[in-house]
RNAcentral holds the sequence, with entries from Rfam and Ribocentre. A computed fold for a 125-nucleotide RNA from Winogradskyella sp., annotated as SAM riboswitch aptamer (S box leader). It matches the Rfam family "SAM riboswitch aptamer (S box leader)". Rfam's curators write: The SAM riboswitch is found upstream of a number of genes which code for proteins involved in methionine or cysteine biosynthesis in Gram-positive bacteria. The SAM riboswitch acts at the level of transcription termination control. The predicted structure consists of a complex stem-loop region followed by a single stem loop terminator region. RNAcentral records the identical sequence in 2 taxa. The coordinates come from a structure-prediction model, not an experiment, and the mean pLDDT is 78.
RNA sequence: AUGUUAUCAAGAAAGGCAGAGGGAAUAGACCCGAUGAAGCCUUAGCAACCCUUAGACUUACUAAGAAGGUGCUAAAUUCUACUUGAUUAGCGAAUCAUUUCUCGCUUAUUCUAGAUAGAUAACCA
Repeated sequence: AUGUUAUCAAGAAAGGCAGAGGGAAUAGACCCGAUGAAGCCUUAGCAACCCUUAGACUUACUAAGAAGGUGCUAAAUUCUACUUGAUUAGCGAAUCAUUUCUCGCUUAUUCUAGAUAGAUAACCA
């Protein structure tokens, strides 16, 4: 590297250097940016994965903490993309007929759940 497990709608910014891009990748949308992007450095903060303490007790839970190792500090992982279900709308069928009902369809609307991809941590090797 690959893999396993967990989490991802909460939270938390100032300064210096730098000087035009950035929001992972592809496509689209939207947004941030000379009132200074990316990147690097310093300081501060957030959180609580590892961790520390106590309880409980058997490998998992509860509470508190933050010295240390990571991580993070615009927008949900910025949103959408694939699948299931529901919803609304439109169209068609069925029907003597119809605005109701039934059935079907959709590069359509909105929502839920999941998948894929990604990020982070711990572990494995």